A computed fold for a 346-nucleotide RNA from Ferrimicrobium sp., annotated as Bacterial RNase P class A. RNAcentral holds the sequence, with entries from ENA. The model forms 93% of the base pairs in the Rfam consensus. The organism belongs to Ferrimicrobium, within Bacteria. The coordinates come from a structure-prediction model, not an experiment, and the mean pLDDT is 76.

[in-house]
RNA sequence: GAAGGGGAUCGGGUGAUCGCGGAGCGAAAGCUCUGAGGAAGGUCGGGGCUCCAUAGGGCAGGAUGCUGGCUAACGGCCAGUCGGGGUGACUCGCAGGAAAGUGCAACAGAGAACAGACCGCCGUUGGUUGUCAGCAGCAAUGUUUGACCCAACGGUAAGGGUGAAACGGUGCGGUAAGAGCGCACCAGCAGCUUCGGUGACGAAGUUGGCUCGGCAAACCCCAUCCGGAGCAAGGCCAAAUUUGAGUUAGGGCUGCCCGUCCGUUACGACUCGUGGUAGGCCGCAUAGAUGGAUGAUCACCCAAGCGAAAGCUGGACAGAACCCCGCCUACAGAUCCCCUUCGUCC
Repeated sequence: GAAGGGGAUCGGGUGAUCGCGGAGCGAAAGCUCUGAGGAAGGUCGGGGCUCCAUAGGGCAGGAUGCUGGCUAACGGCCAGUCGGGGUGACUCGCAGGAAAGUGCAACAGAGAACAGACCGCCGUUGGUUGUCAGCAGCAAUGUUUGACCCAACGGUAAGGGUGAAACGGUGCGGUAAGAGCGCACCAGCAGCUUCGGUGACGAAGUUGGCUCGGCAAACCCCAUCCGGAGCAAGGCCAAAUUUGAGUUAGGGCUGCCCGUCCGUUACGACUCGUGGUAGGCCGCAUAGAUGGAUGAUCACCCAAGCGAAAGCUGGACAGAACCCCGCCUACAGAUCCCCUUCGUCC
């Protein structure tokens, strides 16, 4: 210098004028203070809070799924393991079990899971005038002795070909041809032992049959976890209406009762409840509700684009609604730190 990797921050500034929501002060006019984000978004995971439900256990259903730690909790974060990618910095992973069981594998291909014979290779038999050579014969001709060809039957998974995948790789032996059929080495799997690590796991050795493939984002098995609804939760106050209870009319004549007279209307009025609709308050916040505010204009500066210049254009994604912790998604542009590879120079 070029090309990259990881992380963090900002994401227009200042002033003036006019407005909007909230709080405080004030008799009022008004004054003072304060008012969006890194994601306020998606509403995906978890928690607080609230109401309902709830002995205990199980079935069903759902979620999660390498290890250790952090956390109130999580499907989050940190550190690691294993696997994939990259020369590397680094990055990605829906990362339990396929040797419990059931199942699946398009197209192509002969055959797709304890497979398969299409071509090829090999063997046997046959060839009714097959071809060539050999042999016999003077010759016509004959003859299966050999090779080739054709057919049938069988052997063979070495080779070709198909495929994402074809039942270990290389070599030697072996064989009619072949084959882990045998052996050596390598790879892989399983068991055991030792060592390192908290652990996932890693390293070394040894034994085994020589090989036991893939998909669980198919059913399934295993382990852990999970009650439901959500601030329109929910609580308080409480018109009208409904409904319950109570009170409200007795007085005159008379010592008292009877009697008689007057007065009242009761389907009325009043009081206290019941219930919780309209409405209000709380829940509710150092922005904050009426799901309603958080803005506009101008000037200068700043970043960016166009232009020779003057100048012009022009400011990413996006707008809180109970709160918090995360994740995911969107984002013009700018700045800083650490690291990698390559090239050049000292």